[in-house]
Context: one part of a larger RNA
Molecule: small-subunit ribosomal RNA, central domain
Organism: uncultured prokaryote
RNA sequence: CUGGGCGUAAAGCGCGCGUAGGUGGUUUGUUAAGUUGGAUGUGAAAGCCCAGGGCUCAACCUUGGAACUGCAUUCAAAAACUGGCAAACUAGAGUACAAGAGAGGGGGUGUGGAAUUUCAGGUGUAGCGGUGAAAUGCGUAGAUAUCUGAAGGAACACCAGUGGCGAAGGCGGGACUGUCUGGACCAAUACUGACGCUGAGGUGCGAAAGCGUGGGGAGCAAACAGGAUUAGAUACUCUGGUAGUCCACGCCGUAAACGAUGUCAACUAGCCGUUGGGAGUCUAGUAUUCUUAGUGGCGAAGCUAACGCGAUAAGUUGACCGCCUGGGGAGUACGGUCGCAAGGCUAAAACUC
Numbered sequence: 001c002u003g004g005g006c007g008u009a010a011a012g013c014g015c016g017c018g019u020a021g022g023u024g025g026u027u028u029g030u031u032a033a034g035u036u037g038g039a040u041g042u043g044a045a046a047g048c049c050c051a052g053g054g055c056u057c058a059a060c061c062u063u064g065g066a067a068c069u070g071c072a073u074u075c076a077a078a079a080a081c082u083g084g085c086a087a088a089c090u091a092g093a094g095u096a097c098a099a100g101a102g103a104g105g106g107g108g109u110g111u112g113g114a115a116u117u118u119c120a121g122g123u124g125u126a127g128c129g130g131u132g133a134a135a136u137g138c139g140u141a142g143a144u145a146u147c148u149g150a151a152g153g154a155a156c157a158c159c160a161g162u163g164g165c166g167a168a169g170g171c172g173g174g175a176c177u178g179u180c181u182g183g184a185c186c187a188a189u190a191c192u193g194a195c196g197c198u199g200a201g202g203u204g205c206g207a208a209a210g211c212g213u214g215g216g217g218a219g220c221a222a223a224c225a226g227g228a229u230u231a232g233a234u235a236c237u238c239u240g241g242u243a244g245u246c247c248a249c250g251c252c253g254u255a256a257a258c259g260a261u262g263u264c265a266a267c268u269a270g271c272c273g274u275u276g277g278g279a280g281u282c283u284a285g286u287a288u289u290c291u292u293a294g295u296g297g298c299g300a301a302g303c304u305a306a307c308g309c310g311a312u313a314a315g316u317u318g319a320c321c322g323c324c325u326g327g328g329g330a331g332u333a334c335g336g337u338c339g340c341a342a343g344g345c346u347a348a349a350a351c352u353c
Stems, first nucleotide, its partner, number of pairs: 004324003007307002012321001014205004021198003025089007033082002035078002037075006049065006092195001093192004104181003108176002111173001112156001117151007127138002164171002210251006219245002224240004262320006270298012282285001302309002326353003335346004
């Protein structure tokens, strides 16, 4: 390479947008690049294969044939399929109008209650706190407890739901206002007329931690200090506690970034829930049936090594991309590149089992 694979054995890029490329709906005409056929030339000889012949046979030698599956030229050759060109279509895709749903995103304004902590004041007195048990710690300079007030930061109980929204990361007090903005869905028409799908490079987004500058700092809490435990205890447990956690701007670009399941499309039994929209029926309800887009539980066929998956496929197919090829060495070294750094991306070999 061919082949075989990628939920859990090695293997789906964290997720979008999109360039090149690949691929692409229905009808008619045309063309003849791919495709098919014929003809001509060439495809050295030897060898291989087949049929003969010569050495007493064979190996060997020799004659003829076949083959050389290819390439080029040509035919006013063919025209189904693919491609090109032209014209058209509406089932894919999209646009407009209308309604409802939603923690989708960004900015701003002001605001709510509970709780923790601190501060001030009152009451009050000897403990509090913590643990398996203790101690460090706090407290007669009046703590803990309790009442009142104030400050400040962060997070939003109940509602809350295999509920909703978002491409993924993710998104939750309530209000608002006027907001700014993205997407999906349903119904009915009208319009555009294949405009589609995928997507190497590229580009954007991307939890937490971390980094830079400036703020902020209640609680929590790496590091650190102390007390315990222990043979030791650089831990688990306890008392403290700084970065950080929060905000603004700029970096970083990684996660078990998981459904460990790439995106898109078509097809293939049923049953039961639930969310949004639409339609119908009647007894008009907290009803019921159908349909559509999600989101869950079972399950036929089928698939699977099994577990399991099963219209939200891991079933049956197609298009395109990514990735895998025994374990360790190693996601390391070297080189390149990105980054302020931490480090990221790309990515071996010797050796060894």